[in-house]
C1' cells in the first nucleotide's frame, strides 16, 4: 500500500382538532408531522441504483435457503457558485403488504424478524 479471510457491534421515522354517523387516528374540513441504504463536480422521500414487499421460475430431501426474473411512489421554477433536479428561497408532489363494526405514510401486525449498508478489532498476503 494493495488484497483476502474471520469475528463484534450499529442499522427507520411520524398526527391534533372538529364534523357527519351505530361505529372513522383510516372518510370530510382545517392545520400538522416523518423520509433506510449507496452514489452523483455541492449536503437528495421525489436524479442514478439498492434494500425491505408482492408475484413467477429454478436447484438443494425438506423447514428453510439460494439465484435469476417481473412489479413497485413522487420536482419544478429562480438565486448563488466552476459545479446544485443535493444549498437557499418560492411553489408543489409521493408513500409496500395483511388487518380494522368505516376506505391508513402517521392505529395494529409479519418485526425482539430482515436488510441495503455502516463502524471497529483480529489474522494471511504483498
Nucleotide at each position: 500500500g494493495a488484497u483476502u479471510g474471520u469475528c463484534u457491534u450499529c442499522g427507520g421515522g411520524g398526527c391534533g382538532a372538529g364534523g357527519c354517523g351505530g361505529a372513522a387516528a383510516u372518510c370530510c374540513u382545517c392545520g400538522a408531522c416523518c423520509g433506510g441504504c449507496g452514489g452523483u463536480g455541492a449536503a437528495a422521500g421525489c436524479c442514478c441504483g439498492c434494500g425491505a414487499g408482492u408475484c413467477c421460475c429454478g436447484c438443494c430431501a425438506a423447514a428453510g435457503g439460494c439465484g435469476g426474473g417481473a412489479c413497485a411512489g413522487a420536482g419544478c421554477c429562480u438565486g448563488u457558485g466552476a459545479a446544485a433536479u443535493c444549498c437557499a428561497g418560492g411553489c408543489g408532489c409521493c408513500g409496500a403488504c395483511g388487518g380494522u363494526g368505516a376506505a391508513a405514510g402517521u392505529c395494529c401486525g409479519g418485526a425482539u424478524g430482515g436488510g441495503a449498508g455502516a463502524a471497529g478489532a483480529c489474522g494471511g498476503c504483498u